This is a predicted structure of a 484-nucleotide part of an RNA (small-subunit ribosomal RNA, 5' domain) from a bacterium.
Model confidence (mean pLDDT): 82 of 100.

[in-house]
Context: one part of a larger RNA
RNA sequence: GGAUGAACGCUGGCGGCGUGCCUUAUACAUGCAAGUCGAACGCUCCGCAAGGGGCGUGGCGAACGGGUGAGUAACGCGUAGGUACUUCUUCCAUCACGGGCAUAACCCCGCGAAAGCGGGACUAAUUCCCGAUAACAAUCGCAAGAUUAAAUGGUAUUCGCAAGAAUUACCGGAUGGAACGAGGCCUGCGUCCUAUCAGCUAGUUGGUAGGGUAAAAGCCUACCAAGGCUAUGACGGGUAGCUGGUCUGAGAGGAUGAUCAGCCACAUGGGCACUGGGAUACGGGCCCAACUCCUACGGGAGGCAGCAGUAGGGAAUAUUGCGCAAUGGGGGAAACCCUGACGCAGCGACGCCGCGUGCGGGAUGAAGGCCUUCGGGUUGUAAACCGCUUUUAUGAGGGAAGAACUUUGACUGUACCUCAUGAAUAAGAGGUUGCUAACUCUGUGCCAGCAGCAGCGGUAAUACAGAGACCUCGAGCGUUAUCC
Repeated sequence: GGAUGAACGCUGGCGGCGUGCCUUAUACAUGCAAGUCGAACGCUCCGCAAGGGGCGUGGCGAACGGGUGAGUAACGCGUAGGUACUUCUUCCAUCACGGGCAUAACCCCGCGAAAGCGGGACUAAUUCCCGAUAACAAUCGCAAGAUUAAAUGGUAUUCGCAAGAAUUACCGGAUGGAACGAGGCCUGCGUCCUAUCAGCUAGUUGGUAGGGUAAAAGCCUACCAAGGCUAUGACGGGUAGCUGGUCUGAGAGGAUGAUCAGCCACAUGGGCACUGGGAUACGGGCCCAACUCCUACGGGAGGCAGCAGUAGGGAAUAUUGCGCAAUGGGGGAAACCCUGACGCAGCGACGCCGCGUGCGGGAUGAAGGCCUUCGGGUUGUAAACCGCUUUUAUGAGGGAAGAACUUUGACUGUACCUCAUGAAUAAGAGGUUGCUAACUCUGUGCCAGCAGCAGCGGUAAUACAGAGACCUCGAGCGUUAUCC
C1' cells in the first nucleotide's frame, strides 16, 4: 500500500447492487417449511340435480429442494482413467388369459386421564395371492428341456331403457432391448504440522471353497500358506471438510476456502434395520442414553445445523413481513393444489458504485475570532448583499416493463414522466516534531499527559491541553484485529 462476512469511537442526506451468528454442532415457546391424485377403490355428508366436502385403502412424491461443518488426513476431495453393476424418463419388440383369499374406513363391544389400543362382524380396488401363457430375457442344464410375469384397469366416444357391448384415442400394467442423463464400485497421481511418535499388522497379506451384493473384492465364513506396510516416514499424536475460486504479489509464491457453484459428511449423543429403483432416511421407524414437557403416577410426548423468532454465549451479525405474479420442484389427463425453494419487501454506511449538501457576481477587504514588531496581517469572495438554478426534498397529477397464455403482478401506485414551492432538507472525521502533507498563541512545568517507531514534557513545548490557522480524506473518517 492492498484486502475483510469485521468490530469499536465520532459523525451521518439519498439511491442502485450486493451482503449480514466467524462465538455455544448450546437449549428452544409459537407459527409455517411435503404433499398430491375422485380419470385406481370402498364408505359417508351437503345438494332436486349438476357438483362439492370428509374418512380410510391404493399410487406417485417425500432419497429432491433447504440447513450446517461437528466428524473426516480418507479414494474424502481434485485430476486422469477403468467397469463387474443399477433405476426414474424416452423409444422399440412381445404380452396383457382364467380364478381366489383378505383387509382399512364404516358398524358393534370393550380398555385408557391421555397418547392410543384390543376384540367381533361387513366390503372394494391399478392392494394381495394362485393358475395359464414365455417371443425376447434371466437362472439351472452338455443338450433335450425345466422354472420365472401382468391390471383389459381407468377416462372419453358410439350403440343400448338398463345391465352391458364395441371402437379407436389417451392414461396406465408385464417381460426384454436400446438411448440420454445420473449414480454405485475400482485404480494411478496430488492433498497440513510433528521423529521429544520407529517399528506397525491375525481378517492382518495371499490362495482354495462357500456365502453375500445391483455389482468386482477378506465384503463375510471355513481351511491352507506366512505373508503385507515402513526413514520415498509406516504406526501414533495434533490440526483441518475438499475444490472451482478469493485476497495479495510484476511474477514465482504466500495466505485463505464467507456469499455463488461442484463434491463429501452430519441432523440431540450412539447403534440398528425396514420400506423403496434409490436412505441406513433433518421435519419416517425401533433400541439405549442425556435433557425438556404432560400425567388421573398406571403411562405418554419431543428434537429449528429449514424460514422467521426466543434465551444464552459474544466485540458482533436482521423481520415471529408479502406472494406463489415470475423461475424451478412434487402430485394430477387437466383444471388446479402444495412449495419459508424462489421472487420481493423490511432492518444495518457492513461493502462497492453513483449523486447531492448549490452556481455566478460581490472590497484595498464589514463585524467577530486569532496573531501582531501595534504599522498591520489572517480568517477572506468567505459572509452580508444582488442575480440564477432545482439534482435532491416536499406537495400535486400521470404511470409502466417484468406476462409466456384468453386469464393472471407479491413487488406497487414502485421505477419513471410532468407541474408547483423554495437555497430551500443535507458535513464531518483524523492529523499538523521527523518518517509524513500541514504552525502560531495561551495554559501546564519529568506534573498532567502523548506515543506506530525514534522519542516529547524538569518555565518561552510547532510533540501534553485549549484556541485560531492549516493539511488530508469526505458521508464518511479514524482505531483495533487478521492476511499478503

Record summary
It matches the Rfam family "Bacterial small subunit ribosomal RNA". It was read from a public genome assembly.